RNA sequence: GCCCCCGUAGUUUAAUGGAUAAAACGGUGGAUUCCUAAUCCUCAGCUGUGGGUUCGAUUCCCGCCGGGGGUA
Numbered sequence: 001g002c003c004c005c006c007g008u009a010g011u012u013u014a015a016u017g018g019a020u021a022a023a024a025c026g027g028u029g030g031a032u033u034c035c036u037a038a039u040c041c042u043c044a045g046c047u048g049u050g051g052g053u054u055c056g057a058u059u060c061c062c063g064c065c066g067g068g069g070g071u072a
Base pairs, nucleotide, nucleotide: 001071002070003069004068005067006066007065010025011024012023013022018055027043029041030040031039048064049063050062051061052060
């Protein structure tokens, strides 16, 4: 260089064209407790980036960026 795969909360994963993007762990605040832990409630936080297709895109297409693998 060429080919293939992947990129979603701090982390691990869902959502395969229909909306308010879901959960677990973690975090905030509260309840309980003499205190902690555990438990319960609450809140915050995410689609790598730029275009395109579509009434509608996390999802499909193209470029770029990053990671992994293959090839000489």